The RNA shown here (small-subunit ribosomal RNA) has 1472 nucleotides and comes from an uncultured Pseudomonadales bacterium. Its Rfam family is "Bacterial small subunit ribosomal RNA".
RNA sequence: AGUUUGAUCAUGGCUCAGAUUGAACGCUGGCGGCAGGCCUAACACAUGCAAGUCGGACGGCAGCACGGGCUUCGGCCUGGUGGCGAGUGGCGGACGGGUGAGUAGCGCUUGGGAAUCUGCCUGGCAUUGGGGGAUAACUCGGGGAAACUCGAGCUAAUACCGCAUACGCCCUGAGGGGGAAAGCAGGGGACCUGCUUGCAGGCCUUGCGAUGCUGGAUGAGCCCAAGCCGGAUUAGCUGGUUGGUGGGGUAAAGGCCUACCAAGGCGACGAUCCGUAGCUGGUCUGAGAGGAUGAUCAGCCACACUGGGACUGAGACACGGCCCAGACUCCUACGGGAGGCAGCAGUGGGGAAUAUUGGACAAUGGGGGCAACCCUGAUCCAGCCAUGCCGCGUGUGUGAAGAAGGUCUUAGGAUUGUAAAGCACUUUAAGUCAGGAGGAAGUGCCGCUGGCGAAUACUUGGCGACAUUGACGUUACUGACAGAAUAAGCACCGGCUAACUUCGUGCCAGCAGCCGCGGUAAUACGAAGGGUGCGAGCGUUAAUCGGAAUUACUGGGCGUAAAGCGCGCGCAGGCGGUUCGAUAAGAAGGAUGUGAAAUCCCCGGGCUCAACCUGGGCACUGCAUUUUUAACUGUCGGGCUAGAGUACGGUAGAGGGUGGUGGAAUUUCCCGUGUAGCGGUGAAAUGCGUAGAUAUGGGAAGGAACACCGGUGGCGAAGGCGACCACCUGGACUGAUACUGACGCUCAUGUGCGAAAGCGUGGGGAGCAAACAGGAUUAGAUACCCUGGUAGUCCACGCUGUAAACGAUGUCAACUAGCUGUUGGUCUCCUUGAGGGAUUAGUAGCGUAGCUAACGCGAUAAGUUGACCGCCUGGGGAGUACGGCCGCAAGGUUAAAACUCAAAUGAAUUGACGGGGACCCGCACAAGCGGUGGAGCAUGUGGUUUAAUUCGAUGCAACGCGGAGAACCUUACCUGGUCUUGACAUCCAUAGAAUUCUUUAGAGAUAUAGAAGUGCCUUCGGGAACUAUGAGACAGGUGCUGCAUGGCUGUCGUCAGCUCGUGUCGUGAGAUGUUGGGUUAAGUCCCGUAACGAGCGCAACCCCUGUCCUUAAUUGCCAGCAUUUUAGGUGGGCACUUUAAGGAGACUGCCGGUGACAAACCGGAGGAAGGUGGGGAUGACGUCAAGUCAUCAUGGCCCUUACGACCAGGGCUACACACGUGCUACAAUGGGAGGUACAAAGGGUUGCCAAGUCGCGAGGCGGAGCCAAUCCUCUAAAACCUUUCGUAGUCCGGAUUGGAGUCUGCAACUCGACUCCAUGAAGUCGGAAUCGCUAGUAAUCGUGAAUCAGAAUGUCACGGUGAAUACGUUCCCGGGUCUUGUACACACCGCCCGUCACACCAUGGGAGUGGGUUGCUCCAGAAGUAGCUAGUCUAACCGCAAGGAGGGCGGUUACCACGGAGUGAUUCAUGA
Repeated sequence: AGUUUGAUCAUGGCUCAGAUUGAACGCUGGCGGCAGGCCUAACACAUGCAAGUCGGACGGCAGCACGGGCUUCGGCCUGGUGGCGAGUGGCGGACGGGUGAGUAGCGCUUGGGAAUCUGCCUGGCAUUGGGGGAUAACUCGGGGAAACUCGAGCUAAUACCGCAUACGCCCUGAGGGGGAAAGCAGGGGACCUGCUUGCAGGCCUUGCGAUGCUGGAUGAGCCCAAGCCGGAUUAGCUGGUUGGUGGGGUAAAGGCCUACCAAGGCGACGAUCCGUAGCUGGUCUGAGAGGAUGAUCAGCCACACUGGGACUGAGACACGGCCCAGACUCCUACGGGAGGCAGCAGUGGGGAAUAUUGGACAAUGGGGGCAACCCUGAUCCAGCCAUGCCGCGUGUGUGAAGAAGGUCUUAGGAUUGUAAAGCACUUUAAGUCAGGAGGAAGUGCCGCUGGCGAAUACUUGGCGACAUUGACGUUACUGACAGAAUAAGCACCGGCUAACUUCGUGCCAGCAGCCGCGGUAAUACGAAGGGUGCGAGCGUUAAUCGGAAUUACUGGGCGUAAAGCGCGCGCAGGCGGUUCGAUAAGAAGGAUGUGAAAUCCCCGGGCUCAACCUGGGCACUGCAUUUUUAACUGUCGGGCUAGAGUACGGUAGAGGGUGGUGGAAUUUCCCGUGUAGCGGUGAAAUGCGUAGAUAUGGGAAGGAACACCGGUGGCGAAGGCGACCACCUGGACUGAUACUGACGCUCAUGUGCGAAAGCGUGGGGAGCAAACAGGAUUAGAUACCCUGGUAGUCCACGCUGUAAACGAUGUCAACUAGCUGUUGGUCUCCUUGAGGGAUUAGUAGCGUAGCUAACGCGAUAAGUUGACCGCCUGGGGAGUACGGCCGCAAGGUUAAAACUCAAAUGAAUUGACGGGGACCCGCACAAGCGGUGGAGCAUGUGGUUUAAUUCGAUGCAACGCGGAGAACCUUACCUGGUCUUGACAUCCAUAGAAUUCUUUAGAGAUAUAGAAGUGCCUUCGGGAACUAUGAGACAGGUGCUGCAUGGCUGUCGUCAGCUCGUGUCGUGAGAUGUUGGGUUAAGUCCCGUAACGAGCGCAACCCCUGUCCUUAAUUGCCAGCAUUUUAGGUGGGCACUUUAAGGAGACUGCCGGUGACAAACCGGAGGAAGGUGGGGAUGACGUCAAGUCAUCAUGGCCCUUACGACCAGGGCUACACACGUGCUACAAUGGGAGGUACAAAGGGUUGCCAAGUCGCGAGGCGGAGCCAAUCCUCUAAAACCUUUCGUAGUCCGGAUUGGAGUCUGCAACUCGACUCCAUGAAGUCGGAAUCGCUAGUAAUCGUGAAUCAGAAUGUCACGGUGAAUACGUUCCCGGGUCUUGUACACACCGCCCGUCACACCAUGGGAGUGGGUUGCUCCAGAAGUAGCUAGUCUAACCGCAAGGAGGGCGGUUACCACGGAGUGAUUCAUGA
């Protein structure tokens, strides 16, 4: 930072951005430097190498070279000069190298300590005399496949053993006793000895050794203090265990071992047990504190196939030694043997994964040697690997025609992009050629010179000359040559997070770290173009820290989000009033030692820089020792009284326990009165009752609970406690004095109390009442309601130990504004009261500061602080499983994990909703009138049918709707026949006026053959219009998507609402305004008011109508005048009607009342009209992805000899059925017949059509008039008057059908309307249900118009006649405002719970089964060591000898590995 929500603030988890790695995987890959490289199977290993060396310790001579001798040649003998296999002997194989299995330990780290050893090295003192016996090699012989081995014989030593000497050494009984050695090499003047007479010695000297003793250094062993992972679902462990004494043992202290004695030792500050793990310097991360880690380098430890054991040695219980046991592998002649890569390479295996069977001892270091030298897979180098870090390069400049190509496009252009090409340059690195440091110090020999020494020997230093030593290495580095030549990828582009477009796909394919994308316009999938980031790398995965204050020491919380134990007492522990003195443990300052090196950091230096290497410094925050200080904490001692407590006097109280007493009521029983019901419910029924209930009077029994008082009153730690009396008993408060003198607070473990229900034993049982039964309710009703009813409720004793045990708020202490009530004390004042004031202990209500996410808390804190305890760390799984403890049981307590989700949660906000509340409105109900639903027909729809029955509209808000009018056309549908630049538009070319007529074929479209015709303008070039033909751009589509859209429309609803600016309040979403009191048709207006104003709506402005006035007067009108054929016809007139322009009028203006002195309402006057006069137009913000791509327009997709276009015929008119809307009826308020009145508003030249005439009629003929206040349509009908019918399927009703016609039209069959004659169906007022209407309205009557050739019962208009009813707002429906609850926000058509079915995943139980680890008890006992030792063997020493001492082998005992048996514990896997 993202993510819970419509939005908000919190809480809280998940996720991301950073750094890092011994990494791996994917794509890609130029060079160099420096590092690193089996994290897995401590799995098994072929092959080679990794520890030898010394001839100056020794006997020697297998092999080689050399010398001598013999030999004709094969060859033989000899020397022991160079050397040397094997052997004896010495030193080294205990270092170096590897690995991390084991180990939770004195193993490691830091700091101390005393009872020790120490080869080689080094300092000092002393010595190095004289003897002896063997044995390997070798020779001979034997066994064996081999490994190897046996016997006999010979021989040497720096091998082995005595003797001598021994101070300093060791032991001691303090007298004494014991204990050593080895020589080798070089050289030598004088002197001496031997004899083999030129050799060997003595002697001297040098070097290397040997021995004894004592120091040092180095290395090693041992002990202690402190620190070092998780688990208590591991709480007790321990028998050599803890200590002592004697003895033994060790280099050394020590139960290390042993005998005896004592009974100790460890543990909640975590013993024991289980799991995991090598430890550290350091490394990674982090601001730090911390957290994680322990590769490379360095220190320590442990291990060397597994287990055990010792030997040798200075050092081992020994990686490349030995013995035994086991597993495995190999050899074998089957008798027996051999082996140990966790050394360097390498192989197999395992694995995501980790290199060469390389070179050299040149350097550094190690072993041996006097040395030269030898050995060294330590080491130094090279090889492989982008594994990491660092550096360099893949060119540089110029270059606009902004090339081509690509991509996008609004078609103009934009972008790739100075990018490329082109031009001019450069050459690092790679390549080729040539040159060329440093890593080399030494060593040998010669010369000079110094030390030792008698010495010019030897030997060892210094100087000089000469010779010589390099794996790497074709080194680093330098120069030359050539040419842009040899060198760029990877990831990402929805937000977080830098970077966007097109195409493809269509909840498919796929993506995804979290949120989430994809269902036909995907910046999220795949591709491309473009862009962003990093760059020889880039991404992904895994892992650690960070962010995460998300375990909070630094640095969190617990009223409601997770979280205060139900409440006390209280041991340990933690904390603790005031004063004086002492002390110096804590604390603070100084000093010293240590804190290895490397690393990190700072300042320098060296590689061209860097990485890297290197010098110096700091640091290593630690530990130890010592010293100083004494404020604070601790400790010790002495005081004090403010905390705490004791004594004394009072006070209130449902505090607790025991015993007793009381009245009211219920029930039951007995007796009486009394009669048919009672009881119960929304209504009933079950039940009780004529065997006498209920009711009522009297009496009795029994149990339980205690009305009124009674109160946010009292008491108690909590649970809890309520009649009255007595006894026993705990605590609190208060007052004044006295006393004790910190005695205190909290409290893990522990212990006690602890509602209700439940359990055990024994009582008791009136009422109530789980379970149960019955009756109702209901779709069901294992419920709610009713009638019954058992445990239980009650008592005693015992158990259980939990509750929303709540103030959801742990206990104690201190401090911090007020106001009001109430309970219990005390003091005080007077005016003595139901008084005022003060103080104290409780208990309530508001409220300031402060706190809080908000709600809220607020001296009874959730404020400000201190002390101590408990608890929390995402939701679910789960307070569950397993284990332990408790319980008689029920169950309680302690308490996980796998798996799963990206949330779960708190408070508050706005809406929506509620079979929540309050108020209000509407033909919403009610009151009325007339209908629909039943019949026939008309019309629309569904369904069905069909080649097609074109398409759309579908609750209100589709259904006489689009369609204001389908015979063809329309027409979009079907069948058939045709056309392809097209029926229609623009452009180009050619030809022709256009056009008209005729012929043939065809259903027609169309095709064919002819004929007539030459127009208009002109600057004479041509042009315009039209027609035909041709090619291509294009046309065309009633094809799809109304869920891509515009526009238009419906609906809520003509409902009264919807918002904004500024201000204020709130952390915020938001609130306020717009709520409240009135009022209105109205958010209409008034008042109030942290709001003040404003906008869209309401109203008004507009049209019609109702009254009047003015103006005007033909086609209208006719009062008065004249005339008349009697018709406003004519003259005339404009008064009236009317027409159509303009005005007036109505505003709660006036009066009275009500109201708040308001707004307003009620009533009245006047007036044609009165409170919006009536009607219309007018439709706020928005809702329904509402309707329409088929009015039109339009994005995208689709068709292009067809989904386009033309033609003929058919269809849209079908018909078992269902629904909607209508018409006509069912009749007498009527039908029929005759007669007589009165409208309004329209329309008319492709027209309306008069008079007259023909027809029964539809209509025909006819043609006057009229482009209309003139003529026509045009007789209005109901009404009224007279007459007839007489309640019937009729003189009602008219469907249906037959026949005959008229009109329109190319055409009336499918499929028109009308007329006449005939026919005369259903229907006798319509079930459930449902619609319209509040006045000129409903109802009823006719008239006209649009569409239209013709075709209305529809639609839209017009007038005539003309009602009834509204008490009222409880209810139904819809709507508005306020309020309340909410787990809803797609908003109740919401959300959501459980069983069941199927599939899958994880876990528990499970008869059991199979492994691992381990305790205890036994058996067993290899090798080895120690003890003992009858047997046997025996060179050195003693002894004259016999023999002895000593030793070996053998035997045996103790300890003990492997192995075996039994029985437990624990853990893992598996199991119907």